Overview: This is a predicted structure of a 136-nucleotide RNA (FMN riboswitch aptamer (RFN element)) from Domibacillus antri. Of the family's consensus pairs, 100% are formed in the model. The sequence is in RNAcentral, with records from Ribocentre.
C1' cells in the first nucleotide's frame, strides 16, 4: 500500500393539534419521517501550485428488510417479485443545485381500513468502522 483472510464493534426515522364515533395514533382535516452503496455542478476546510479532506438524491442507477419458488447439511445458497417527479430558473452540462407544486412507502394483528401503533424482531441485513494477519 491493498484485490485477500480473521476477529470485534456499529448498522431506521416518523401522526403535534383538531373532526366523526361507544370505540380510530387505522377513517377525515392536518402533522411528521426518509436504510445502504454509486453517480453528482452542493456547501465547508486546508494548500504557493498541483491537489487533498469532510459533506451533498426517499422519487436517477443498484441494493437490503418483507413476500414467493427451488435446493438444502435447516445454517444457508440460488432465482423471482419489489414504491414514487414533474415544471420553472441558472448553466457547456442538473430527474442531484435553487424556487414551486406533487408523489411513494412489506407482511401479520386490531373494537375501525395503519409509511408513523403492536408483533415476528434482544432477529436478519445492504453495508460501515477498527484491529490483527497474509501478499506486494
Nucleotide at each position: 500500500c491493498u484485490a485477500c483472510c480473521u476477529u470485534u464493534c456499529c448498522g431506521g426515522g416518523g401522526c403535534a393539534g383538531g373532526g366523526u364515533g361507544c370505540a380510530a395514533c387505522u377513517c377525515c382535516c392536518g402533522a411528521c419521517c426518509g436504510g445502504c452503496g454509486g453517480u453528482g455542478a452542493u456547501g465547508g476546510g486546508c494548500a504557493g501550485c498541483a491537489g487533498c479532506c469532510c459533506u451533498c438524491a426517499g422519487u436517477c442507477c443498484g441494493u437490503g428488510a418483507c413476500c414467493c419458488g427451488c435446493a438444502u447439511a435447516u445454517a444457508u445458497g440460488c432465482g423471482g417479485u419489489g414504491g414514487a417527479u414533474c415544471c420553472g430558473g441558472u448553466g457547456u452540462a442538473a430527474u442531484u443545485c435553487c424556487g414551486g407544486a406533487g408523489c411513494c412507502g412489506a407482511c401479520a394483528g386490531u373494537g375501525a381500513a395503519a409509511g408513523u401503533c403492536u408483533g415476528g424482531a434482544u432477529g436478519g441485513g445492504a453495508g460501515g468502522a477498527a484491529a490483527g494477519g497474509a501478499c506486494g

Lineage of the source: Bacteria > Bacillati > Caryophanales > Bacillaceae > Domibacillus.